[in-house]
RNA sequence: GGGCCUGUAGCUCAGUGGCCUAGAGCGCUUCACUGAUAAUGAAGAGGUCCCUGGUUCAAAUCCAGGCAGGCCCA
Numbered sequence: 001g002g003g004c005c006u007g008u009a010g011c012u013c014a015g016u017g018g019c020c021u022a023g024a025g026c027g028c029u030u031c032a033c034u035g036a037u038a039a040u041g042a043a044g045a046g047g048u049c050c051c052u053g054g055u056u057c058a059a060a061u062c063c064a065g066g067c068a069g070g071c072c073c074a
């Protein structure tokens, strides 16, 4: 320098254009339970869906350009 892949909650990820424009597990907070923990149950907080633009009635999802990471080639 060239090609490909990935980028969603603190972590691991799901979601391949519309039903509520954001969800699961783990983690975190509170409560219940217990003599006290753990486990279990209930409730809750937490996200500019990497950034900028474009397409569309509608974009996390499609397109373009960036940025970051990974792999391969040179």
Base pairs, nucleotide, nucleotide: 001073002072003071004070005069006068007067010026011025012024013023018057028044029043030042031041032040050066051065052064053063054062

The RNA shown here (transfer RNA) has 74 nucleotides and comes from Candidatus Saccharibacteria bacterium CPR2. The organism belongs to Candidatus Saccharimonadota, within Bacteria. It was read from a public genome assembly. It matches the Rfam family "tRNA". Rfam classes the family as a transfer RNA. The coordinates come from a structure-prediction model, not an experiment, and the mean pLDDT is 80.